[in-house]
RNA sequence: AACUCAUCGAGACCGACCGAGGGACAGGCCCUUUGACGUCGGGGCAACCUGCGGUGAUUUUUUGCCUUUCCAGGCAUAUUUCAUCGUGACGGUGCCAAUUCCUGCGGAAGCCGACCCGUGUCGGCGACCGAGAGAUGAGAG
Numbered sequence: 001a002a003c004u005c006a007u008c009g010a011g012a013c014c015g016a017c018c019g020a021g022g023g024a025c026a027g028g029c030c031c032u033u034u035g036a037c038g039u040c041g042g043g044g045c046a047a048c049c050u051g052c053g054g055u056g057a058u059u060u061u062u063u064g065c066c067u068u069u070c071c072a073g074g075c076a077u078a079u080u081u082c083a084u085c086g087u088g089a090c091g092g093u094g095c096c097a098a099u100u101c102c103u104g105c106g107g108a109a110g111c112c113g114a115c116c117c118g119u120g121u122c123g124g125c126g127a128c129c130g131a132g133a134g135a136u137g138a139g140a141g
Stems, first nucleotide, its partner, number of pairs: 003139006013042005021031003025104004043096003048092002050088008061078001063076005100133001105130003110125006
């Protein structure tokens, strides 16, 4: 690099250095000499990994009780796993303009226009949905 799963409309800036482009590409729209992009230092955000607690479900097992002639069944308790909610932030990552800045592929309620009148054809726009691509984390290899 390729594979699996989850998330991607929230959140979070200062200083130093550098000096012209940057946001991958195209179109758009933005940021930028009031110094962007980048590098370094500090600070912060978040809660994926992770700690604690609540609730629910499931499965195995433990213990107790109940029903029953037997087989068996039920309830409670603890445990495993899963889901969900709340909370924390030592550590491993990540992130700190704009929804992943928007669109690009497929569908689509609806709107507009032209032809024309069959309530049809063509063109444009399009909330929204999905896919693809990408990013990040966890895992697997």